The RNA shown here (Guanidine-I riboswitch aptamer) has 104 nucleotides and comes from a soil metagenome. Its Rfam family is "Guanidine-I riboswitch aptamer". From the family's description: This family represents a conserved RNA structure found upstream of the ykkC and yxkD genes in Bacillus subtilis and related genes in other bacteria. The function of this family is unclear although it has been suggested that it may function to switch on efflux pumps and detoxification systems in response to harmful environmental molecules. The RNAcentral record of the sequence draws on MGnify.

């Protein structure tokens, strides 16, 4: 010091869409209610899953007077990891944020 960004799912709740129920109207647009409503939208992992950067190590090229510097491909590396209550946004919840915290 062991890093940052997408994109996906575990999950998640109801703002908004759609579902039911009820009102209400000639009709039509509406209104109110429900997330112990399967779902769009949405939020979404330190300790998941995946890509690209970035960093480190080893091998090659190119440019220039240079063992040096810029840069270009390749291969590897990026460890380990149980975990509360309790509060926090956002419409509202949550493996989101506090927090690789308290604690173990």
């Nucleotide at each position: 010091u062991u890093g940052g960004c997408g994109g996906c799912u575990a999950g998640g709740g109801u703002u908004c869409c759609g579902g039911c129920u009820c009102c209400g109207c000639a009709g039509a647009u509406g209104g109110a209610g429900u997330g112990g409503c399967u779902g769009g939208u949405c939020c979404g992992a330190g300790a998941g899953c995946u890509g690209c950067c970035g960093c480190c190590c080893g091998g090659g090229g190119c440019g220039c007077g240079c063992a040096g510097c810029a840069u270009c491909c390749c291969g590897g590396g990026u460890g380990c990891a149980c975990g509360g209550c309790g509060g926090g946004a956002c419409a509202a919840a949550a493996g989101c944020c506090c927090g690789g915290g308290a604690g173990a």